Context: one part of a larger RNA
RNA sequence: UGACGGGGGCCUGCACAAGCGGUGGAGCAUGUGGUUUAAUUAGAAGCAACGCGCAGAACCUUACCAGCGCUCGUCAUGCUAGGCAGGAAGGCAGCGAUGCCUUUCUUCCGUUCGGGGACGUACACACAGGCGGUGCAUGCCUGUCGUCAGUUAGCGUCGUGAGAGGUUGGGUUAAGUAACUCAACGAGCGCAACCCUCCCCUUUCGUUACCAUCAUUUAAAGGGGUACUUUAAAGGAACCCCCGGUGCUAACCCGGAGGAAGGUGGGGAGGACGUCAAUUCUUCAUGGCCCUUUCGCGGUGGGCUCCCCACUCGUUCCAAUGGCAAUUCCAGUGGGCAGCAAUCCCGCGAGGGGGAGCUAAUCUCCAAAACCUGUCUCAGUUCGGAUUGCUCUCUGCAACUCGAGAGCAUGAAGUCGGAAUCGCUAGUAAUCGCGGAUCAGCAUGCCGCGGUGAAUACGUUCCCAGGCCU
Numbered sequence: 001u002g003a004c005g006g007g008g009g010c011c012u013g014c015a016c017a018a019g020c021g022g023u024g025g026a027g028c029a030u031g032u033g034g035u036u037u038a039a040u041u042a043g044a045a046g047c048a049a050c051g052c053g054c055a056g057a058a059c060c061u062u063a064c065c066a067g068c069g070c071u072c073g074u075c076a077u078g079c080u081a082g083g084c085a086g087g088a089a090g091g092c093a094g095c096g097a098u099g100c101c102u103u104u105c106u107u108c109c110g111u112u113c114g115g116g117g118a119c120g121u122a123c124a125c126a127c128a129g130g131c132g133g134u135g136c137a138u139g140c141c142u143g144u145c146g147u148c149a150g151u152u153a154g155c156g157u158c159g160u161g162a163g164a165g166g167u168u169g170g171g172u173u174a175a176g177u178a179a180c181u182c183a184a185c186g187a188g189c190g191c192a193a194c195c196c197u198c199c200c201c202u203u204u205c206g207u208u209a210c211c212a213u214c215a216u217u218u219a220a221a222g223g224g225g226u227a228c229u230u231u232a233a234a235g236g237a238a239c240c241c242c243c244g245g246u247g248c249u250a251a252c253c254c255g256g257a258g259g260a261a262g263g264u265g266g267g268g269a270g271g272a273c274g275u276c277a278a279u280u281c282u283u284c285a286u287g288g289c290c291c292u293u294u295c296g297c298g299g300u301g302g303g304c305u306c307c308c309c310a311c312u313c314g315u316u317c318c319a320a321u322g323g324c325a326a327u328u329c330c331a332g333u334g335g336g337c338a339g340c341a342a343u344c345c346c347g348c349g350a351g352g353g354g355g356a357g358c359u360a361a362u363c364u365c366c367a368a369a370a371c372c373u374g375u376c377u378c379a380g381u382u383c384g385g386a387u388u389g390c391u392c393u394c395u396g397c398a399a400c401u402c403g404a405g406a407g408c409a410u411g412a413a414g415u416c417g418g419a420a421u422c423g424c425u426a427g428u429a430a431u432c433g434c435g436g437a438u439c440a441g442c443a444u445g446c447c448g449c450g451g452u453g454a455a456u457a458c459g460u461u462c463c464c465a466g467g468c469c470u
């Protein structure tokens, strides 16, 4: 000077408390450990690994294993020799990669006629190649403390010096925020603001959007209009501005007015100096090391999908605030041409046939819960849906290992979960569905979107984490 203390003081945070809903119990899904295996590729390891990289393992992916093959190689440059070559179709062998054979078509560019360029072949060499090792040799990217309020140096001053000071103090703030004091003064990186978005208003724009007024009309379909809704561009609006109180006549704080909005209005993006030799050599790049008829390359099949068990994140539940049946209402974000597909027909259904329209504010994908009515009457049930059997559908060369879905049958555990533990303070939790990326197919995951819509916060003694002074 720091760090630490079951030392002290002050302060903050869904940290506790007050509440609501969960996890831990059951089934399933998923990741991991372990075991197994020819292989079950490999990384990630308290918080900050474990629905993580993987925004999607049947083949491919794929790195793993077992057969089968290649050796200047899939690919790049150079050197030597000799050659001109290339395309299409078919057959044989083979699991295929590949090898052999046949038929047929067209005979590279350009020339200073020496050669040159392109192409393929052969031999060797320099080399290619490596998802081989080292993240403790590295770059880039990222996590974390933490969106916590800190972190630093110049000049001057103090101290022999390491250093101190500024950055402390009393009050204040979400904030080292701003004001006051002070041997300090003025600054940098952070804070805040400038950026995007939501909420209010105005102007401009009216097509594919909208339809109050006007008629036509089955229908905003055509006419007509741009008021309203809305689209998307530019502006306005909020600043403790005004009033009162409090405070040091300060900073600020409390209450009120006006206002769509009130004290950073809500949300996002944005992450200081640094810490963890944190993660990543399997995104990519890269040093040293290692392999070079292999640790490289191709292909077939298998594996990553195993299963006594343990853990993580989820999902569906145990029911009556419910299940089932029938009627019926209302979104938003987004996507769409090897695509989205209306209406119609067939099928109990998944789906199939045919197909208008749409490169989209035009066409289309496209709601559910809620509401209303009936039934069930507390049961392992009309709860729950695992598991299994049969029959099908779709994608795709191909669903055996190992896809998703439908119908019929089957109808397991489970009656609210021990110790323990997680999330959340408002359009939030809870609950309901919808969209997208990846993607041929496959979503309970992820990223978004809207519908319905709560309870509680006395407070800071305690648990955890952090900040300042000592």
Stems, first nucleotide, its partner, number of pairs: 007470007015460002019424005026316003031311003034307001043052001064302003068298003073127001077126002080122002083119001085106009108117002129291002132289001134287001138285002142278001143276001145274001150189003154185001157164002169180001195268004200236005206230001209226003214223001216221001239262001242256004318417001322376004334365003339358002344353003383414001388409007430452007
Predicted 3D model of a 470-nucleotide part of an RNA (small-subunit ribosomal RNA, 3' major domain) from an uncultured bacterium. Model confidence (mean pLDDT): 83 of 100. RNAcentral holds the full RNA, with entries from ENA and Greengenes. It matches the Rfam family "Bacterial small subunit ribosomal RNA".